RNA sequence: GGAUAGAGGUUGCAUUUUUCAAAAGUAUGAUGCUGGAUGCCCCAGGGGCAGUAGAAGGUAGCAGAAAGGGAAAAGUGCCGAAAGGAUAUAACACCUGGAGUUAUAUUUCUUGGGCGUGGCAUUAAGAAUGGCACGACUGUCAUCGUAUGAUGGGGUGCUAUCUUA
Numbered sequence: 001g002g003a004u005a006g007a008g009g010u011u012g013c014a015u016u017u018u019u020c021a022a023a024a025g026u027a028u029g030a031u032g033c034u035g036g037a038u039g040c041c042c043c044a045g046g047g048g049c050a051g052u053a054g055a056a057g058g059u060a061g062c063a064g065a066a067a068g069g070g071a072a073a074a075g076u077g078c079c080g081a082a083a084g085g086a087u088a089u090a091a092c093a094c095c096u097g098g099a100g101u102u103a104u105a106u107u108u109c110u111u112g113g114g115c116g117u118g119g120c121a122u123u124a125a126g127a128a129u130g131g132c133a134c135g136a137c138u139g140u141c142a143u144c145g146u147a148u149g150a151u152g153g154g155g156u157g158c159u160a161u162c163u164u165a
Stems, first nucleotide, its partner, number of pairs: 001163006009079001012078009028063002031060004038050004042098005082111003085107008112138002115135004120130002140153005
């Protein structure tokens, strides 16, 4: 240098299915009254659709969801597991441009891991997630040690075995 196999945790990481709560009596639909010219397709331009046979808005009762996220259980794949950033492609209610979301691929860009606190973003949310900052804990290696600890490093690391020079 190469190959193989492992460890961190009973809240390790990701993901699938089922059930439950919540989202929510919300969005939305039709109807009545009111109102009296706009409304919709993320934004702009163009284009289109609906509208005085009554738009937006308001109001009354009737009907009435779902996604993402969460909890539990049962599985699956694993230990850069994975997450984020960047780039590219595709899709997302017509065309062009822009923005955003999702998926895929690439990436010697960042992060050892979970937890707590605070801000920001997202979200229905005081849940959860992501970024940042701080804090203790934990795992591992190195150095020092008064050998009960201290300091420092990072996963392209660490441990074990085999192998090459």

A computed fold for a 165-nucleotide RNA from a chicken gut metagenome, annotated as Lysine riboswitch aptamer. Its Rfam family is "Lysine riboswitch aptamer". From the family's description: Riboswitches are metabolite binding domains within certain messenger RNAs that serve as precision sensors for their corresponding targets. Allosteric rearrangement of mRNA structure is mediated by ligand binding, and this results in modulation of gene expression. This family includes riboswitches that sense lysine in a number of genes involved in lysine metabolism, including lysC. The sequence is in RNAcentral, with records from MGnify.